[in-house]
RNA sequence: AGAUUUCUUCGGGGCAGGGUGCAAUUCCCGACCGACGGUGACGAUUGUAAGAUCGAAGUCCGUGACCCGCGUUAAGCGGUUGACCCAGUGUGAGUCUGGGACCGACAGUAAAGUCUGGAUGGGAGAAGAAACAA
Numbered sequence: 001a002g003a004u005u006u007c008u009u010c011g012g013g014g015c016a017g018g019g020u021g022c023a024a025u026u027c028c029c030g031a032c033c034g035a036c037g038g039u040g041a042c043g044a045u046u047g048u049a050a051g052a053u054c055g056a057a058g059u060c061c062g063u064g065a066c067c068c069g070c071g072u073u074a075a076g077c078g079g080u081u082g083a084c085c086c087a088g089u090g091u092g093a094g095u096c097u098g099g100g101a102c103c104g105a106c107a108g109u110a111a112a113g114u115c116u117g118g119a120u121g122g123g124a125g126a127a128g129a130a131a132c133a134a
Base pairs, nucleotide, nucleotide: 004131005130006129007128008127009126010125017029018028019027031114032113033104034103035063036062037061038060042055043054044053045052046051058102059101067079068078069077070076084100085099086098087097088096106117107116108115
C1' cells in the first nucleotide's frame, strides 16, 4: 500500500415580486433549486518536458430516497422509478462554447420539484480510527 471485519463522524437545495379568489408559496404571470459514484475534447495550480494534483454533467452510464411484491410489519431479495435539442468549433461533442427547451416519489391541503408530514427516519456514498492474516 491492498483485502476483510468492526466502530465513529458526516451525508439535499429551492417560489422574490405580482394576478384571480372566501380560501392557493398548490391555479396563472414570474422566480428559484439541482443528492451520490463513474466518465469527461474543459479549467486552475505546478513542471523545461513527460506528467502530477485539484475542480468540473439535474437531462450520458449507474446508484439512492419514495412506491409495489415476496418475506416473520425484520434482515434481505425482486420490480418500478423523471427530463435535450439546435447551432458553433473540431478527426471526434453525451460532457466544451452560445442559444432555446425540458424534468422532479408518496400523503395532506384550492390541484405543490420549492409548504406541512412520514423523517430527531432511511440512504447511495465520503472521511477517519481500530483489529486480523500474509